[in-house]
Description: The RNA shown here (transfer RNA) has 74 nucleotides and comes from Candidatus Stackebrandtia faecavium. Its mean pLDDT, the model's own confidence on a scale to 100, is 82. The RNAcentral record of the sequence draws on ENA. NCBI's taxonomy places the organism under Bacteria, Actinomycetota, Glycomycetales, Glycomycetaceae, Stackebrandtia.
RNA sequence: GCCCUGGUAUUCCAAUUGGCAGAGAAGAUGGAUUCAAAACCCAUACAGUGUGGGUUCGACUCCCACCCAGGGCA
Repeated sequence: GCCCUGGUAUUCCAAUUGGCAGAGAAGAUGGAUUCAAAACCCAUACAGUGUGGGUUCGACUCCCACCCAGGGCA
């Protein structure tokens, strides 16, 4: 230098022939339970999708440029 994959909540990770941002796990807070705790159970909160543009009635999803991480080729 070229090619491929990825970037979504505090963390991990789903969501695609463009149409409700949370399927799920961990963590946090509150409750129930307990002599007290752990475990289990219940409830609640937390994001506009790496950045900036474009297309569209509508974009995590399509297009362009760039940033970051990983892999391959030279």